[in-house]
Predicted 3D model of RNase P RNA and transfer RNA as a complex of 457 nucleotides. It holds a member of the Rfam family "Bacterial RNase P class A". By type it is a ribozyme.
RNA sequence: AAAGCAGGUCUGAUGGCUGCGGGGAAUCAGGUACUGCCCAAAAGGUAAUACUUUUUCCCUGAGGAAAGUCCGAGCUCCAAAGGACAGGAUGCUGGGUAACACCCAGUGGGCUUACUGUAAAGGUAGGUUCAAGGAAAGUGCCACAGAAAAUAGACCGCCACGCACAUGAGUGCAGGGUAAGGGUGAAACGGCGGGGUAAGAGCCCACCGCAGAGAAAGUAAUUUCUCUGGCAUGGCAAACCCCAUCCGGAGCAAGGCCAAAUAGGAGAGGACGGAUGUCCGGCCGCUAUAACUCUCGGGUAGGCUGCUUGAGGUCUAUGGUAACAUAGAUCCUAGAUGAAUAGCCAUCUUGCACAGAACUCGGCUUAUAGACCUGCUUUAUUU
RNA sequence: GCGCCUGUAGCUCAAUUGGAUAGAGCGCUUGGCUACGGACCAGGAGGCUGGGAGUUCAAAUCUUCCCAGGCGCG
Numbered sequence: 001a002a003a004g005c006a007g008g009u010c011u012g013a014u015g016g017c018u019g020c021g022g023g024g025a026a027u028c029a030g031g032u033a034c035u036g037c038c039c040a041a042a043a044g045g046u047a048a049u050a051c052u053u054u055u056u057c058c059c060u061g062a063g064g065a066a067a068g069u070c071c072g073a074g075c076u077c078c079a080a081a082g083g084a085c086a087g088g089a090u091g092c093u094g095g096g097u098a099a100c101a102c103c104c105a106g107u108g109g110g111c112u113u114a115c116u117g118u119a120a121a122g123g124u125a126g127g128u129u130c131a132a133g134g135a136a137a138g139u140g141c142c143a144c145a146g147a148a149a150a151u152a153g154a155c156c157g158c159c160a161c162g163c164a165c166a167u168g169a170g171u172g173c174a175g176g177g178u179a180a181g182g183g184u185g186a187a188a189c190g191g192c193g194g195g196g197u198a199a200g201a202g203c204c205c206a207c208c209g210c211a212g213a214g215a216a217a218g219u220a221a222u223u224u225c226u227c228u229g230g231c232a233u234g235g236c237a238a239a240c241c242c243c244a245u246c247c248g249g250a251g252c253a254a255g256g257c258c259a260a261a262u263a264g265g266a267g268a269g270g271a272c273g274g275a276u277g278u279c280c281g282g283c284c285g286c287u288a289u290a291a292c293u294c295u296c297g298g299g300u301a302g303g304c305u306g307c308u309u310g311a312g313g314u315c316u317a318u319g320g321u322a323a324c325a326u327a328g329a330u331c332c333u334a335g336a337u338g339a340a341u342a343g344c345c346a347u348c349u350u351g352c353a354c355a356g357a358a359c360u361c362g363g364c365u366u367a368u369a370g371a372c373c374u375g376c377u378u379u380a381u382u383u
Numbered sequence: 384g385c386g387c388c389u390g391u392a393g394c395u396c397a398a399u400u401g402g403a404u405a406g407a408g409c410g411c412u413u414g415g416c417u418a419c420g421g422a423c424c425a426g427g428a429g430g431c432u433g434g435g436a437g438u439u440c441a442a443a444u445c446u447u448c449c450c451a452g453g454c455g456c457g
Base pairs, nucleotide, nucleotide: 001379002378003377004376005375006374007373008372009371010370012348013347014346015345016344017343018342020061021060022059023058024057025056026055029053030052031051032050033049035047036046037045038044063354067365068364070363071362072361073360074359075251076250077249078248082284083283085281087247088246089245090244091243092106093105094104095103096102107132108130109129110128111127112126113125114124115123116122133242134241138240139239140236141235142234155182156181157178158177159176162173163172164171165170190208191207193205194204195203210229211228212227213226214225215224216223217222255305256304257303258302265296266295267294268293269292275289276288277287312331313330314329315328316327317326318325319324384456385455386454387453388452389451390450393409394408395407396406402440411427412426413425414424415423433449434448435447436446437445
């Protein structure tokens, strides 16, 4: 310097002119509402307050994903409590958080790069990924091939003995021993080296592996070491299931207020036992209701509110490996409702991609042009 | 906003209880039969199972993310 990988920041800025939404202020004039005064009362007049029309000025106005609606909550409603079943979700350990299936750190497994090393193994340092509890609670599946696919067996083979042939090596038949070698397959009753044996076999030995016991380190998952050994052992739980932990439901089109309209409509049931009481399915228990419950049918498509000050943003300090927490200072940054931010000019490093809030926030996933920063790996050059 | 279903040959559908060459009918095409056409007979071609990732020896099928279409409640 180039390429690749991983992570993070920005997502146009500044100025002017015209045009939009929200908030605030001022302002000549007008309107509405309420109160006081004038009036016997009303109309009317007048003063203050509030709202509004008009004019001017100030502040502010879409995203890193606003998308998907996959998770978790805040908030609202279902009259007020509970216990479970069923159902659903999560699944290594510790920490963070309002909470989470999210984030951080660590442990373990798979894949891969470099170095080292063995009889076979493995070890160290990186990168990347994981849907990471249990197969000895039980049930189930593993096609085809193969002798045989879980307490699963003899196709080829090896061995000695018996009979027959043969100069000999050897060949054939019947029974016996064998499961180390070969074959099949994704996977074949631990792996490899040596001893032993008629030939073999953990039959025996050393190492690795597995099981049990103990010690040390660590908060823990787990790691290391020592001893003993029956030296018998697959996969799949994104198979049913078992274990541990957690879980009411519905959702801003939730809910509340005002105005208005229609049909205070029709039918069925109705009590001390039952019926109804926010998913489906029922149980126990508690409690409310009879102006109750269920079904059918009709009217309302309007206005206001919820509606934006937040588990909020930015900066600094302290603690922590980090996620993050605490303290201080400072700021107010969309609230539309047929749906607001557009057009022109100039300058700047790039001006383009994906793409527009509709209650709010913390995440995940997906789509993306360009610029900048940090770390790692490889190649080339120079010192 | 909420709840469900579907995607396979040119078309309409099977296989979805994980098993290896993914089937059937219609259509297309070649030959036969016929004076010719249809019907009929005998063959043939045609599929990355909507797309990607994962689990597994093995995926149309199981899990998950994305895309397209449809139904219901409100």